This is a predicted structure of a 73-nucleotide RNA (transfer RNA) from a Chloroflexota bacterium. The coordinates come from a structure-prediction model, not an experiment, and the mean pLDDT is 81.
RNA sequence: GCGCCCAUAGCUCAAUGGAUAGAGUGCCGGACUUCGAAUCCGUAGGUUGCAGGUUCGACCCCUGCUGGGCGCG
Numbered sequence: 001g002c003g004c005c006c007a008u009a010g011c012u013c014a015a016u017g018g019a020u021a022g023a024g025u026g027c028c029g030g031a032c033u034u035c036g037a038a039u040c041c042g043u044a045g046g047u048u049g050c051a052g053g054u055u056c057g058a059c060c061c062c063u064g065c066u067g068g069g070c071g072c073g
Stems, first nucleotide, its partner, number of pairs: 001072007010025004018056001028042004049065005
């Protein structure tokens, strides 16, 4: 330099172009317990990496950029 893949909650990951973007785990609160652990219940937490474009409508499609990974030279 070229090609491919990835970027969504603190972490690991889902989500057919159409719902209020969800799950597990973690944090916090409660129940339980002598106190903890485990278990159960609940709450909060997201400019879907950035900027444009297409569309009635974009996490999803297209372009560029940024960051990471792999391969080739």